The RNA shown here (SAM riboswitch aptamer (S box leader)) has 104 nucleotides.
It was read from a public genome assembly, where an Rfam model found it.
The prediction has a mean pLDDT of 82.
């Protein structure tokens, strides 16, 4: 890098450093940001996919937090395709993205 499965409207911020962009990519919107954002480091938190332990026997429940992840806004919102008879709106899905686990 690729494939499969699951999840994604819940939850959780301070300090230091740096210095102009950032919110995945493209477009539109909106937002954050020199009153210092984003990134990086440290500490802290959140969550519970893998993991450990206990109980259960329905692949479940509880506890812990070792490996990951995550800590503005719904994955910030919308967008080519499909379905709900058609248009608009709306809802759902697909697709894309992210994360985990497994495989290659």
């Nucleotide at each position: 890098g690729a494939a499969u499965u699951a999840u994604a409207a819940a939850g959780a911020g301070g300090a230091g450093u740096c210095g102009a962009g950032a919110g995945a990519a493209c477009a539109g919107g909106c937002u954050c940001a020199u009153a210092g954002a984003a990134g990086c480091u440290c500490c802290g938190a959140c969550a519970a996919c893998c993991u450990g332990c206990a109980a259960a026997a329905g692949u479940u429940u509880g506890c812990a937090a070792g490996g990951u992840g995550c800590c503005a806004a719904a994955a910030c919102c919308u967008g080519a395709c499909c379905u709900g008879a058609g248009a608009a709106c709306c809802a759902g899905g697909a697709g894309u993205u992210a994360u985990a686990a497994u495989u290659u």